Small-subunit ribosomal RNA, central domain from a metagenome, 351 nucleotides, folded computationally. The coordinates come from a structure-prediction model, not an experiment, and the mean pLDDT is 89. It matches the Rfam family "Bacterial small subunit ribosomal RNA". The full RNA is in RNAcentral, with records from SILVA.
Context: one part of a larger RNA
RNA sequence: UUGGGCUUGAAGGGUGCGUAGGCGGCCGCGUAAGUCAGGUGUGAAAUCCCUCGGCUUAACUGAGGAACUGCGCUUGAUACUGCGUGGCUUGAGGUCCAAAGGGGAGAGCGGAACUCCAGGUGUAGCGGUAAAAUGCGUAGAUAUCUGGGGGAACGCCGAUGGCGAAGGCAGCUCUCUGGGUGGAUCCUGACGCUGAGAGCACGAAAGCUGGGGGAGCAAACAGGAUUAGAUACCCUGGUAGUCCCAGCCCUAAACGAUGGGCGCUACGUAGAUGCCGGGCCAAACCGGUAUCUGCCGGAGCAAAAGCGUUAAGCGCCCCGCCUGGGGAGUACGGUCGCAAGGCUGAAACUC
Numbered sequence: 001u002u003g004g005g006c007u008u009g010a011a012g013g014g015u016g017c018g019u020a021g022g023c024g025g026c027c028g029c030g031u032a033a034g035u036c037a038g039g040u041g042u043g044a045a046a047u048c049c050c051u052c053g054g055c056u057u058a059a060c061u062g063a064g065g066a067a068c069u070g071c072g073c074u075u076g077a078u079a080c081u082g083c084g085u086g087g088c089u090u091g092a093g094g095u096c097c098a099a100a101g102g103g104g105a106g107a108g109c110g111g112a113a114c115u116c117c118a119g120g121u122g123u124a125g126c127g128g129u130a131a132a133a134u135g136c137g138u139a140g141a142u143a144u145c146u147g148g149g150g151g152a153a154c155g156c157c158g159a160u161g162g163c164g165a166a167g168g169c170a171g172c173u174c175u176c177u178g179g180g181u182g183g184a185u186c187c188u189g190a191c192g193c194u195g196a197g198a199g200c201a202c203g204a205a206a207g208c209u210g211g212g213g214g215a216g217c218a219a220a221c222a223g224g225a226u227u228a229g230a231u232a233c234c235c236u237g238g239u240a241g242u243c244c245c246a247g248c249c250c251u252a253a254a255c256g257a258u259g260g261g262c263g264c265u266a267c268g269u270a271g272a273u274g275c276c277g278g279g280c281c282a283a284a285c286c287g288g289u290a291u292c293u294g295c296c297g298g299a300g301c302a303a304a305a306g307c308g309u310u311a312a313g314c315g316c317c318c319c320g321c322c323u324g325g326g327g328a329g330u331a332c333g334g335u336c337g338c339a340a341g342g343c344u345g346a347a348a349c350u351c
Base pairs, nucleotide, nucleotide: 003323004322005321006320007305008304012319014202015201016200017199021194022193023192025088026087027086028085029084030083031082033081034080035077036076037075038074039073040072041071042070049065050064051063052062053061054060091191092188093187094186095184096183097182098181103177104176105175106174107173108172109171110154114150115149116148117147118146119145120144121143125136126135162169163168207248208247209246210245211244212243216242217241221237222236223235224234259318260317261316262315263314264313268295269294270293271292272291273290274289275288276287277286278285300307301306324351325350326349333344334343335342336341
């Protein structure tokens, strides 16, 4: 490379937008580039293959044939693909109506707890542990009450629940704003899917730069214990950090360890949000339908575990990735970064 694969064996890019490219619904007409057929020219010789012949045989070699799977020209065919053109509505998008939501951004507000400060009451301890000690306290602590300040996080509701592309999102109110869903079937008329390199954007936590903030928690650090030791686990403290603004970093068990899209293929059951019909109007309730979230399970698939209309089933399209273990996500180079480091990514050697 041809293949075979990617939930757990090596392997799905962290996620989206989107360029090139690849792929592309139904019905006509045209064209004849791809495609197919006929004819024709060419496809040197040698080689390969077949037949016959020459060296005693073979290798070797002579002759003839076939072949040279290709290309050009030409004449046709028109199912499929392409191209051009006309039309269609089921894909896609739009319009109107409606409901749900911790989707995002900004501003304001609230209560509980905590801590600090001031004051009152009050006195000998508090705290902490398996037990202690370090620590705090007669300069009046702990406890309790009143007042004030501060920062961070939002109990119950809460869910096996909702929203978001992913990361992720939760007190309440207001403003701005994205996406999806249902119903109507009014409009456009294939406008679609995927998406390399390169590109753009987002991207938990930790970390970095400048400025602010700092209650609680808490790497580092200090002390007390434990222990043979204890650079730990436990305890008392405690600085970065955790929070905010601006700018970086770009990683993850970024997980469903499962890329995206479309179609097809048994049921049962639970939940969320709409809609339709029945139920006297309303409601409980019953049936149906759409989207979403779970469990179970059939066929089928799978090495098995398991998956099973939310597929890991049956198919098609596009992208990413894998190819024995170690060496190694290392070295070198390139590139990005303030740095930490990221991305790309070997080989020798060895089993």